[in-house]
Record summary
The RNA shown here (Glycine riboswitch aptamer) has 90 nucleotides and comes from a Rhodocyclaceae bacterium.

RNA sequence: GCCCCAUCGUCGGGAGAGAGUUUCGCUGUGCGGAACCGCCGAAGGCGCAACCCCCAGGAAUCGCUCAGGCAAAAGGGCCGACGACGCAAC
Numbered sequence: 001g002c003c004c005c006a007u008c009g010u011c012g013g014g015a016g017a018g019a020g021u022u023u024c025g026c027u028g029u030g031c032g033g034a035a036c037c038g039c040c041g042a043a044g045g046c047g048c049a050a051c052c053c054c055c056a057g058g059a060a061u062c063g064c065u066c067a068g069g070c071a072a073a074a075g076g077g078c079c080g081a082c083g084a085c086g087c088a089a090c
Base pairs, nucleotide, nucleotide: 005086007084008083009082010081011080012079013078018037020036021035022034023033024032025031026030038070039069040068044066045064046063047062051058052057
């Protein structure tokens, strides 16, 4: 110095599950609130946890569903491109 990689940003892609029932309000065939039943897991979170490690710990695309979500919109693990940045490892 470059590449990989980590982190962050921008753009693009991105699954799953009731446009549920009842009720109240309003600017009223819609929107918002409340209650109830049924579900989803890929924000986050938690763990009884595969696996790593073996001292203590770490931890998943596994489990739980507190939160969140179940027409559209928004969000969305993760993937790609571009850029910023520079630790570890080699």

The model forms 90% of the base pairs in the Rfam consensus. It matches the Rfam family "Glycine riboswitch aptamer". Rfam's curators write: This family represents the bacterial glycine riboswitch. Gene Ontology term of the family: glycine biosynthetic process. NCBI's taxonomy places the organism under Bacteria, Pseudomonadati, Betaproteobacteria, Rhodocyclales, Rhodocyclaceae. The coordinates come from a structure-prediction model, not an experiment, and the mean pLDDT is 78. The sequence was found by an Rfam model in a public genome assembly.